[in-house]
RNA sequence: AGGGUUUGAUCCUGGCUCAGGACUAACGCUGGCGGUAUGCCUUAGACAUGCAAGUCGAACGAGUUUCCGGGCUUGCUCGGAAACUAGUGGCGAACGGCUGAGUAACGCGUAGGUGACCUACCCCGUAGUGAGGAAUAACUGCCCGAAAGGGUAGCUAAUACCUCAUGUUGAGACGCUUUCACUGGUGUCUCCAAAGCAGCAAUGCGCUAUGGGCGGGGCCUGCGUUCGAUUAGCUAGUUGGUGAGGUAAUGGCUCACCAAGGCGACGAUCGAUAGGUGGUCUGAGAGGACGAUCACCCAGACUGGGACUGAGACACGGCCCAGACUCCUACGGGAGGCAACAGUCGGGAAUUUUGCGCAAUGGGGGAAACCCUGACGCAGCAAUACCGCGUGUGGGAUGAAGGCCUUCGGGUCGUAAACCACUUUUCUCGGGGACGAUAAUGACGGUACCCGAGGAAUAAGCCACGGCUAACUACGUGCCAGCAGCCGCGGUAAUACGUAGGUGGCAAGCGUUGUCCGGAUUUACUGGGCGUAAAGCGCGCGCAGGCGGUGAACGAAGUCGAAAGUGAAAGCCCCGGGCUCAACUCGGGAACAGCUCUCGAAACCAGUUCACUUGAAGGUGGAAGAGGGAAGUGGAAUUCCGAGUGUAGCGGUGGAAUGCGCAGAUAUUCGGAGGAACACCGGUGGCGAAGGCGCCACUCUGGAUCGACACUGACGCUGAGGAACGAAAGCAUGGGUAGCAAACAGGAUUAGAUACCCUGGUAGUCCAUGCGGUAAACGGUGGGCACUAGGUGUGGGUUUCUAUUAACGGAAUCCGCGCCGUCGCUAACGCAUUAAGUGCCCCGCCUGGGGAGUACGGUCGCAAGACUAAAACUCAAAGGAAUUGACGGGGGCCCGCACAAGCAGCGGAGCGUGUUGCUUAAUUCGAUGCUACGCGAAGAACCUUACCUAGGUUUGACAUGUUUGGAAAAGCAACAGAGAUGUUGUGUCCGCAAGGGCCAAACACAGGUGGUGCAUGGCUGUCGUCAGCUCGUGUCGUGAGAUGUUGGGUUAAGUCCCGCAACGAGCGCAACCCUUAUCCAAUGUUGCCAGCAAGUUAUGUUGGGGACUCAUUGGAGACUGCCGGGGUUAACUCGGAGGAAGGUGGGGAUGACGUCAAGUCCUCAUGCCCCUUAUGUCUAGGGCUGCAAACACGCUACAAUGGCCGAUACAAAGGGUUGCCUGCUCGCGAGAGUUAGCUAAUCCCAUAAAGUCGGUCUCAGUUCGAAUUGAAGUCUGCAACUCGACUUCAUGAAGCUGGAGUUGCUAGUAAUCCCGGAUCAGCACGCCGGGGUGAAUACGUUCCCGGGCCUUGUACACACCGCCCGUCACACCACGAAAGUCGGCAACACCCAAAGCCGGUGGCCUAACCGCAAGGAAGGAGCCGUCUAAGGUGGGGUCGGUGAUUGGGGUGAAGUCGUAACAAGGUAGCCGUA
Repeated sequence: AGGGUUUGAUCCUGGCUCAGGACUAACGCUGGCGGUAUGCCUUAGACAUGCAAGUCGAACGAGUUUCCGGGCUUGCUCGGAAACUAGUGGCGAACGGCUGAGUAACGCGUAGGUGACCUACCCCGUAGUGAGGAAUAACUGCCCGAAAGGGUAGCUAAUACCUCAUGUUGAGACGCUUUCACUGGUGUCUCCAAAGCAGCAAUGCGCUAUGGGCGGGGCCUGCGUUCGAUUAGCUAGUUGGUGAGGUAAUGGCUCACCAAGGCGACGAUCGAUAGGUGGUCUGAGAGGACGAUCACCCAGACUGGGACUGAGACACGGCCCAGACUCCUACGGGAGGCAACAGUCGGGAAUUUUGCGCAAUGGGGGAAACCCUGACGCAGCAAUACCGCGUGUGGGAUGAAGGCCUUCGGGUCGUAAACCACUUUUCUCGGGGACGAUAAUGACGGUACCCGAGGAAUAAGCCACGGCUAACUACGUGCCAGCAGCCGCGGUAAUACGUAGGUGGCAAGCGUUGUCCGGAUUUACUGGGCGUAAAGCGCGCGCAGGCGGUGAACGAAGUCGAAAGUGAAAGCCCCGGGCUCAACUCGGGAACAGCUCUCGAAACCAGUUCACUUGAAGGUGGAAGAGGGAAGUGGAAUUCCGAGUGUAGCGGUGGAAUGCGCAGAUAUUCGGAGGAACACCGGUGGCGAAGGCGCCACUCUGGAUCGACACUGACGCUGAGGAACGAAAGCAUGGGUAGCAAACAGGAUUAGAUACCCUGGUAGUCCAUGCGGUAAACGGUGGGCACUAGGUGUGGGUUUCUAUUAACGGAAUCCGCGCCGUCGCUAACGCAUUAAGUGCCCCGCCUGGGGAGUACGGUCGCAAGACUAAAACUCAAAGGAAUUGACGGGGGCCCGCACAAGCAGCGGAGCGUGUUGCUUAAUUCGAUGCUACGCGAAGAACCUUACCUAGGUUUGACAUGUUUGGAAAAGCAACAGAGAUGUUGUGUCCGCAAGGGCCAAACACAGGUGGUGCAUGGCUGUCGUCAGCUCGUGUCGUGAGAUGUUGGGUUAAGUCCCGCAACGAGCGCAACCCUUAUCCAAUGUUGCCAGCAAGUUAUGUUGGGGACUCAUUGGAGACUGCCGGGGUUAACUCGGAGGAAGGUGGGGAUGACGUCAAGUCCUCAUGCCCCUUAUGUCUAGGGCUGCAAACACGCUACAAUGGCCGAUACAAAGGGUUGCCUGCUCGCGAGAGUUAGCUAAUCCCAUAAAGUCGGUCUCAGUUCGAAUUGAAGUCUGCAACUCGACUUCAUGAAGCUGGAGUUGCUAGUAAUCCCGGAUCAGCACGCCGGGGUGAAUACGUUCCCGGGCCUUGUACACACCGCCCGUCACACCACGAAAGUCGGCAACACCCAAAGCCGGUGGCCUAACCGCAAGGAAGGAGCCGUCUAAGGUGGGGUCGGUGAUUGGGGUGAAGUCGUAACAAGGUAGCCGUA
């Protein structure tokens, strides 16, 4: 510090997600030791048991026990001492400990105030402590009760209680004086105290009054302190005053009276949530989140209320009452409160021992000893966290065994182990043994630590390994099982699942989950945005608020400087110290926002005052304008009405029809009516804030602008709320209605057509008055001010130059409206003085997509609806700009037998072949739009053969190796069998040997046309012989990419030329190769024969010859080279000459980058999987040939350009010894017999056919056509039944030129005619070649198909066979509404009213004081009253649960219906409204 994820790729926006740190954690697997910390986050749920606050006998009486002493009646009494016990009394119990329910508050924090207060114990000071009195508990007796307890009579003490005295002080009242002040001083009057105990004593501890102090508290104030406005108004003790009461004390704290205030947009009230802080975690910081342990404060103690006591409480281990709950009970009544420490149950993912000790520290009591102390100190449990240590160290290569992988060679675990040497932290045993306490006293603890001995001994796991993210292989699995933080893995070769080996990381831990911060500049103060990504209010006016021109003076609130105080300790940071180190801890230092106070400064901001003119405004003079309101006028057009002329149609469309018209339309002429809108001018012209505004004239009126001057003197800008305006549609009432026209009707279109098109047509559109308040209300750009190059056009004004005037024109300047463009900005597109640049001020708005601008609530509206505005749930994207492609029922240019123009076909018939389908035991398999279908197959009777049935066989039909054995082998013969095979006989190899060949057995292995062409190689098809596809360097762009390759010409061509930020290059094109067309040269056998010679019935037959043909080889030739026109002086093109051939001469071979997961595992090769007495192999027979049907490719025809018969002419290219076969003979023929020649320019196949000549047939289902069938044959072959070809005779079907549609071909081509070859025993209408005869047509590129280039749009990129919308149906999920129903909370009204404080009180009761007494004073119980908890009743509020049914929404696999959007998406799309 960043990374992953939207795309084919890119940049941006934007969300999601990861790496880090931290936990009071939990869970999974694992677990050696020590130190230090921490340990119910949930039910402030309920609690058994024990313990957590007592102590003082030196305050008091009594009692018990023990001891001592005395008296002595020997078991009683007296005295004393010690210890103990309940009670009276004192102090403490208000601390300490726990918890966080409540509380949004002066609760907390911070800074202050208290002139409005209190303070036991403690410290310092002053003064005192005299005289008396009456009770009472304990105790004893009696009584009640189950108990808890209680009643009554009697006795008694005190530091308990009371009276009197004294009265320093103090308190109160009054007076004088003083002070800012009941502040100080002073005088008079009145009032108020006390307790003793211990000690031989000294004395000590106490007590009373009062002053001061320390420490502690109460109250008050400034500032700070969560969220919600879908909570906007709240408040009657409420706000203030006077008086009184109350309190330690101020105060509506309480009461009476008076006044009507107080709080609130700077957020009152209400609701939700929450103890606050020091701090903790994180972060670079600013911040954000949190508030365990420790510390400070607050609050609470079963729930609610209340007071008592006391210095202090409205009291956790006190009291009273009410309630809920639990327990005891004799049913009458009682008892209780772990949010102390342990512990239990419950809840929960989850949190410890019913331990030891008061030794230390601290607390209470006591004079003290001492007692008490679950505070605390320790130990125990828990890897809960942090820190430290260990599980060994060194050597050791036959790189052991074993595991895993393997290309079978090896690699790796791995110096790892074994083995050798060593060490002993830890561990075990033995011994010593602390500090903590400098006397005594040690729970911890025989602990820490030290010494000795023993022995490598007791001690390693967890997670991960596709990318992010360090780390890879094998097997298993087969969209299953599973994984997953995000992207995503898994459908037979998974580095992503599971296991193993290996590797990486961390380590007594490792992972997971949860939460917080970070990354996230993703709420942006630091530090973001708003033209198109989310985001500028439709627009102006304007209150509050925010911000604000120039000069000067003043004071000093902000601001700045200095100083003081505070900011607890702990923590963080720094420096040291102590535990062996560290964690931990101790000491010191530093730091700390802020607040308070004092002094000072005066630039800025605010304030007060005085001035100024440039901002702003008004005045004055001009001129422009569809600016607005109101009320008039005008013409053109449409329609309607009347009349005339006139006749059959009009109208409408892609084409039609509905409609209108002989009752006279349309057309045309004249007249009239009525409503609405204002052609031309008219213009990125004008005006207005926006919406918007257009004939003409009048009238009323707003604003802007220009010029010159004087005047006011900051009067300004913006603007939350607020109120005004606000297109169209719409609503209300009343008018109006020509045209147009939702709805509606009809006609068409269509699969449908509730649409698009047509004919009609009502609301509405118009007017008046109201309402409504929204639009893609857009420049998708809030307003204001200032600054920052220009060029050009246009509207309005002014000045100026030229000119005799005017006009035109030029220049300058101000205000508008446009275009282009520099800097700059921007993700890019683009913006660019009219900013989206550079700055300032103010307002509005945004924070992923969907759900949703929806629900609920509220406000407004007559309604429609508008404004405000969520959540659950769901997705990993949604989106912007630009790029490359692809596509378009977008555009431009161009090409192709693509169309057109032609010729011949196919589609109809019969037959052949192939395919589908059907059938079958099997009809083997593959190929399936173009690019499968006479394709693999250049040839299925057996074989082939892979299929089926049946019969055999198992190291195998075939290969290699090892071991053992053999002479049985092969061959021949016989028998059985369908055969394979079996049985029998015969037979017996080479070599000196080793061994070789052969056979048998066993083991390795063979074998597979079994699967996967979607694991592959190779080969092939197709686009397409289309002209394209790329690279290097440079340049441009943030980038994908672009440029080059685009443009202007040209070409068959990215062929070439020119231009150009490109310059070059590669693969393609072309050429080089083969063939063909002409010529030349050489060579002539088997080829040729002109001339010479010989011979034959005849023939290059022979001698010879090389002229010619031909063959072979090597050359020449053609290059737009020449001429002319066009063209840019080019490329090139047109025409011509010459030439055998002319612009690539014809043909072939040759197929760029790539596309189609195209085809082929059955040619071959090959990974993996599968079979192994079978999916291998052998054999026989069958099948691949099966036939209702459909398709594809062919053949033969339908005839006279023909058929048949006879005669007759001319090829090329091939093949041949298991062969081609001459000749001769036989057969009607297929062919048979026999036999020359030829291993081929020699011989043979081999007659070429169409053609030509002659004859015949005469338009018919024929002398066309040949299928089919019968008979007889031939040939091949082991074998023609299933299932061959051919021959002869006979038979003589369909068919008379073929619907929609569709194929080939542009010249030696189509068409037509024969010939040959491969395969092959035989089988050819197919295929591959060869030659013969030999046309027609092309105007042209509108259209169909395919392709190329440029451009445009795109929501496509699996790329239009794309994408994608809505209803319906089904399943699930969350939400809203809903008759209701259930509950929570807070408040209000009324009723009842416990305990209790306060007040009142007739009678009653009462020791202390007064009084001789009666009685009084004072007090108490009781009763009454105010207040009041809980409870009850009632109507509302608010929140939540649930609810038949219902509404939309989301998600879901391949469901249904259509096709709305994206291309001109086939009616451009979209917004508002009905």
This is a predicted structure of a 1474-nucleotide RNA (small-subunit ribosomal RNA) from an uncultured bacterium.
RNAcentral holds the sequence, with entries from ENA.